This is a predicted structure of a 73-nucleotide RNA (transfer RNA) from an uncultured Clostridia bacterium. It matches the Rfam family "tRNA".
Order: sequence, then C1' cells, then structure tokens
RNA sequence: GGGGCUAUGGCGCAGUUGGUAGCGCGUUUGAAUGGCAUUCAAAAGGCCACGAGUUCGAAUCUCGUUAGCUCCA
Repeated sequence: GGGGCUAUGGCGCAGUUGGUAGCGCGUUUGAAUGGCAUUCAAAAGGCCACGAGUUCGAAUCUCGUUAGCUCCA
C1' cells in the first nucleotide's frame, strides 16, 4: 500500500436483503421466605462507531472516515 471481517444499553450477543430495536447476565424497585441467598413480577438504561447519500421510511442499501482483528505484498 491492497483485500476481507467486526463496531447495537454496563458486559456478552440477536435483529429474517428497508417498516415502532430485542434476548441473556448485571442494576434498581416490589412480592414470597426466618433470610443481603433463592424464586416471581415490574422498571430504568440504546437517536444501532462517525459523516453524508438514496428512499414515504435506513441498524439494514450506497459512498467516505475512524478504531480493532485478519490475510497478501
């Protein structure tokens, strides 16, 4: 220098080629219990790495940028 992959709540991940962003763990609150353990219920927390474009509509498609991993030279 060139190619490929990844970037989504605190952590680990899902999201079917565009239509209200979910799961597990964790956190907070409440209930049961003798119980700071265990079980159950509820809640908070994400403008989907960043910037543009296409579209009625973008996490998803296109272009550029950044960071990490990897292959080639």